RNAcentral holds the sequence, with entries from ENA. This is a predicted structure of a 1523-nucleotide RNA (small-subunit ribosomal RNA) from an uncultured prokaryote. It matches the Rfam family "Bacterial small subunit ribosomal RNA".
[in-house]
RNA sequence: AGAGUUUGAUCCUGGCUCAGAAUGAACGCUGGCGGCGUGCUUAACACAUGCAAGUCGAACGAGAAAGUCCUAGCUUGCUAGGGCGAGUAAAGUGGCGCACGGGUGAGUAACGCGUGGGUAACCUGCCCUUGAAUCGGGGAUAACUUCGCGAAAGCGUAGCUAAUACCGGAUAAAGUCCGGAUGGCUUCGGUGUAGAAGAUCAAAGGCGGCCUCUUCUUGAAAGCCGUUGUUUGGAGAUGAGUUCGCGUACCAUUAGCUAGUUGGGGGGGUAAAGGCCUACCAAGGCUACGAUGGUUAGCUGGUCUGAGAGGAUGACCAUUCACACUGGAACUGAGAUACGGUCCAGACUCCUACGGGAGGCAGCAGUGAGGAAUCUUGCGCAAUGGGGGAAACCCUGACGCAGCAACGCCGCGUGAGUGAUGAAGGCUCUUGGGUCGUAAAGCUCUGUCAAUAGGGAAGAAAUCAUCUAUGGUUAAUAUCCAUAGUUGGUUGAUGGUACCUAUGAAGGAAGCACCGGUUAACUCCGUGUCAGCAGUUGCGGUAAUACGGGGGGUGCAAGCGUUAAUCGGAAUUAUUGGGCGUAAAGGGAGCGCAGGCUGUUUUGCAGGUCAGAUGUGAAAGCCCGGGGCUUAACCCCGGAAGUGCAUUUGAAACUGUCGAACUUGAGUAUGGGAGAGGGAAGUGGAAUUCCUGGUGUAGAGGUGAAAUUCGUAGAUAUCAGGAGGAACACCGGUGGCGAAGGCGACUUCCUGGACCAAUACUGACGCUGAGGCGCGAAGGCGUGGGGAGCAAACAGGAUUAGAUACCCUGGUAGUCCACGCAGUAAACGUUGUUCACUAGGUGUAGCGGGUAUUGACCCCUGCUGUGCCGCAGUUAACGCAUUAAGUGAACCGCCUGGGGAGUACGGUCGCAAGACAAAAACUCAAAGAAAUUGACGGGGGCCCGCACAAGCGGUGGAGCAUGUGGUUUAAUUCGAAGCAACGCGCAGAACCUUACCUGGGUUUGACAUGCUUGGGAUCGCCGGUGAGAGUCGGCUUCCCCUUCGGGGGCCCUUGCACAGGUGCUGCAUGGCUGUCGUCAGCUCGUGCCGUGAGGUGUUGGGUUAAGUCCCGCAACGAGCGCAACCCUUGUCCAUAGUUGCCAUCAGGUUAUGCUGGGGACUCUAUGGAGACUGCCGGCGACAAGCCGGAGGAAGGUGGGGAUGACGUCAAGUCCUCAUGGCCCUUACAUCCAGGGCUACACACGUACUACAAUGGCCGGUACAGAAGGUUGCAAUACCGCAAGGUGGAGCCAAUCCCCAAAACCGGCCUCAGUUCGAAUUGGAGUCUGCAACUCGACUCCAUGAAGUCGGAAUCGCUAGUAAUCGCUGAUCAGCAAGCAGCGGUGAAUACGUUCCCGGGCCUUGUACACACCGCCCGUCAAGCCACGGAAGUUGGGAGCACCCGAAGUCGUUUGCCUAACCGCAAGGAGGGCGGCGCCGAAGGUGAAACCGAUGACUGGGGCUAAGUCGUAACAAGGUAACC
Repeated sequence: AGAGUUUGAUCCUGGCUCAGAAUGAACGCUGGCGGCGUGCUUAACACAUGCAAGUCGAACGAGAAAGUCCUAGCUUGCUAGGGCGAGUAAAGUGGCGCACGGGUGAGUAACGCGUGGGUAACCUGCCCUUGAAUCGGGGAUAACUUCGCGAAAGCGUAGCUAAUACCGGAUAAAGUCCGGAUGGCUUCGGUGUAGAAGAUCAAAGGCGGCCUCUUCUUGAAAGCCGUUGUUUGGAGAUGAGUUCGCGUACCAUUAGCUAGUUGGGGGGGUAAAGGCCUACCAAGGCUACGAUGGUUAGCUGGUCUGAGAGGAUGACCAUUCACACUGGAACUGAGAUACGGUCCAGACUCCUACGGGAGGCAGCAGUGAGGAAUCUUGCGCAAUGGGGGAAACCCUGACGCAGCAACGCCGCGUGAGUGAUGAAGGCUCUUGGGUCGUAAAGCUCUGUCAAUAGGGAAGAAAUCAUCUAUGGUUAAUAUCCAUAGUUGGUUGAUGGUACCUAUGAAGGAAGCACCGGUUAACUCCGUGUCAGCAGUUGCGGUAAUACGGGGGGUGCAAGCGUUAAUCGGAAUUAUUGGGCGUAAAGGGAGCGCAGGCUGUUUUGCAGGUCAGAUGUGAAAGCCCGGGGCUUAACCCCGGAAGUGCAUUUGAAACUGUCGAACUUGAGUAUGGGAGAGGGAAGUGGAAUUCCUGGUGUAGAGGUGAAAUUCGUAGAUAUCAGGAGGAACACCGGUGGCGAAGGCGACUUCCUGGACCAAUACUGACGCUGAGGCGCGAAGGCGUGGGGAGCAAACAGGAUUAGAUACCCUGGUAGUCCACGCAGUAAACGUUGUUCACUAGGUGUAGCGGGUAUUGACCCCUGCUGUGCCGCAGUUAACGCAUUAAGUGAACCGCCUGGGGAGUACGGUCGCAAGACAAAAACUCAAAGAAAUUGACGGGGGCCCGCACAAGCGGUGGAGCAUGUGGUUUAAUUCGAAGCAACGCGCAGAACCUUACCUGGGUUUGACAUGCUUGGGAUCGCCGGUGAGAGUCGGCUUCCCCUUCGGGGGCCCUUGCACAGGUGCUGCAUGGCUGUCGUCAGCUCGUGCCGUGAGGUGUUGGGUUAAGUCCCGCAACGAGCGCAACCCUUGUCCAUAGUUGCCAUCAGGUUAUGCUGGGGACUCUAUGGAGACUGCCGGCGACAAGCCGGAGGAAGGUGGGGAUGACGUCAAGUCCUCAUGGCCCUUACAUCCAGGGCUACACACGUACUACAAUGGCCGGUACAGAAGGUUGCAAUACCGCAAGGUGGAGCCAAUCCCCAAAACCGGCCUCAGUUCGAAUUGGAGUCUGCAACUCGACUCCAUGAAGUCGGAAUCGCUAGUAAUCGCUGAUCAGCAAGCAGCGGUGAAUACGUUCCCGGGCCUUGUACACACCGCCCGUCAAGCCACGGAAGUUGGGAGCACCCGAAGUCGUUUGCCUAACCGCAAGGAGGGCGGCGCCGAAGGUGAAACCGAUGACUGGGGCUAAGUCGUAACAAGGUAACC
């Protein structure tokens, strides 16, 4: 520090996810030791049991028992007394403490907390310091005793007694309160100085000691001394109270709240100001800088994270607040409205004799419950701290320790060295090996931890006692106290722990997660969209590095993973540090209050700002330095920091503020011209429609075509006149005006704004603008008018599968006017307003200036508006670019993934429609912007092709052949599937082929190699059985070498390795092939452009069959394709002539190159020539080239063939072959017989033959080419009607053989189901073959179906082509209508590129990229999920009103009681109880509001491989889309 994920790829926007750190954690697997920490986050739920607050006898009175000793009595184990126990235990009065410590976080959004101040508005026990005082009395009461009640808890009556308990009195100011004068200070409230009056105080106590003084006199008491208390002042410290500034969560879908409310002065109350309380008076107070209400929450130091700013958090530790079963209340006290106190009410639990009582773990342990989850009913007061005490000491679940828990952090160990035959074994494998792996074993060492044994701490200082010194007190060198020191003794829960030593022994101690990318780490097997994985992207459909297991590896390690939640990454809320033309985002537009911001110069002030100082910012923590535990964690010491707040001293630039001035911002005045700016009134012509009349006749109208409609009752058309409403052609223009919406005939009136010019004036008067106010298209609503045309709804006609649409005919609201409402638009420049600055060029509108002119133009120039192009700059790109989307400033509005949703609920506005404002649950991993390359378009342009058109002939109808589908079957083997499967694989299924079926057999096998057992030549022969294969049996018999032992070869046989498979996967593959397409394309290097995908080149202008060539050009070159080179054919030449040829010469024949001969010709087969736009003319750009012509056998690639770029179709083929993987192995292998592949209601493709006279039949007469031929072709001849047979000349071939038909000549047929047509069937044959039944071909005789030119549709062909005619070959025993070739005869037509199909190039749009056979929308149907509404039902908290009203404070009191004081007494004062009153918790009632839960039914929404209906959108998406 980043990465993954939207796309075919790119860039951007934007969300989601991950890597890090961290946790009071939990869960899974695993687990050796130690140190230090931490441990109910949930039910502030309920609690059994024990403990957690007592202490003081030096405040007080009283005071046991057990036990033991002694004495006495006797009944010898009992009674009585005494001593000790013991002034002890327990209880009581009293004092102090119990308000600390400990727990929890429910409540609280608050002066609660934090921080800094005030308190002149206050208190403060114990403590420190400093004064003064401590005098003299009194009456009670508990304990105890007696009696009584009660189950108990407990209570009552009578009696006794003490105090540091209680109550008077005296004394008393330096205290407090009150009071008034003077002066000082002052925050104007007070403060302080001097002084009179009043009120207010005691424990004369406790303890220890002494006898100098007084009394009794042993010694005590008074007294004195000391100490400790007590009282009252001052002062301090500490701790509280109270108050103020600032800070302190979310919601405005909470906007108004408030009657003690705000203030006053009177009274009360408090320690204390104060509506804190009360009566009266006034009507205030708070609030957009967020009151009130709601929700949530203890706050802080800090903690986690982060570079920081921030964000999250508030366990442990520390401070603070609040609470103590829930609610209320006071008492006591220095302090409480009191966790382990009281009273009342409520809920709950327990006891009960049913009458009544008791209780409060959010103290420490512990229990139950809840929960994913959180410990021992431990030890000790040894240390630290606290309470009491003079002290000893007691108490202390605070605390110190231990226990449990890997919960966290830190440390250590599970060994170290050596060790190759790279052991065994595992895994893998291409069988060679590789890897686990120096890993192990083995050898040599070490001894941490653990174990055992022995030793064994520090933490302890004291208090106490002794002694010494000094000081104080005193009569005193006693004593006592204080301080300092000495000596001695005691005290350890932890713990026999830490630590040390010894012993033996590598011995007891490693797991977890992961391994497709992110992200370090790879293979085998299993599984087969199953099982499963998954944080994200996504894996899994038979070769899974992604599932499960194994091996191996990677990471961490006594832990490792997962889950949860936090920060980070996230600049993804942006102060640091983002945006708003198109991605989410500028308000429809203006005016304008508050607010924010604000020109130039200057005086003063000092709020902001800046600088210094002071105080504070607790400790702990973080950071730095040092130190202590063996180290570390941890702990200790010191420092720094703590960005803050407050006080104070300065500075005066900026900002602010008070004042003074200025003119440039802004405005006013003057003069001009421009304008669909607005409002009102009036006027005009054209057109449509209607009405009237005339002319006139059969149609008009409308459409793609029609129909509805109008018209013989006279339409349309045309002429004249009239009515009425609405809109204003031309001008008219990216022209003008207006803030926007918007504004268009003309005239008049009223009126707003902008602009230009020149001067004068005011003197910052300005900009923006949350709320607010007015304006605001169309459509809509209300009332009243108006209504020609147009036209939602509606009706009809068409179209259509349907057509609630598009088209047509009608037609109502509406459109128009007036007055209201509404307040929205793709209200768009998708661009808020204002100001300043930053190259230009060129139009246009308005107003000026200059030059020039007689004048008008032209030209130069200024300001204002409105366009286009363009530099810098900017932008993701597109683009913007002085009219900014550039560079800055000010203010406002708005955005934060898509969907849900601009929806629901609540609210405001509205007559309504609806508008404004505006969520959540849930769901997805994307949604999106721009640009790129393709593909596509019922987009465009250019061009080509038998693509159409023009022609010729077919197919589709018939019969038959053949292939396919389907069906059938035991099997009808398998494959091929639009073009590009279907006379295809098959160049030939009777057996074989053959892969299929039935049946019969074989199992190392029909075939290959090796090893092994036994035997033998191989070969051959025979017999039984059988459909055959086979099986059973018999006969015969080896070869080569040899060292004579044996070895080798061949065959049979046994066993083992293995063979075999036309079994599966063509979607694992190679090879081969089809297709686009013989279309002209496809790319690369370097350079250049672009952030990039990519572009350029390859586009453009011409041209071509062609990316063929030329020109141009940020391109220059190159490659694969095209073309050419190759073959063939067409002309000529040369060479060579046999088997070919025969012109000339010769011979011969009825005839024939038959013979001699010849090379001339044809031909054969070798090599050349020839054609190149080369020549001429025209066109063209002086090009490429095109057109025409000449010559030529051939002319513009002469014809044909071979040749098939990058790639596409997961195209075809595992059944040609090869091959990975999987599968079978007495079978999916192999052999055999028979059957099947030949089936047959049908459907399709491809051929053949026809339907006839351009023909059929008969007879006659001609002419090829290219092939083939020895298990072959076969002549002449003979036989047969023929197929064919007999026979065999010749030929291994330019030699011999096989060989034409149409054509031509002659004749018959005469338009018919025929002398057409041949299917079918019967009969008879021939040939091949082991065998023609299933199931061959051919021949003859007989039979003589359908068919008379073929619907929709569709195919081929542009010249030696189509059409037509026959011939040959491969396969092959035989079988050809198929295929591959060959020649014979031999046409028609092409205007042209509008249309159909296919293709190429450019361009355009795109929401497509599996690429239009694409994408995608909505209803309906099904399932699931969350949400809204809903008659209601139910619960909660808060408020209001009323009723009732506990305890209790306060007030009051005519009742009762009453020790202290007063009084001689009566009585009084005072007090208590009781009564009454105010307030008042809980409770009850009522009305309304709010928030939840639930609810028949209902509404939309979301999600869900293959449901239904349509086709809305994306291309001109087939009616442009959208608001």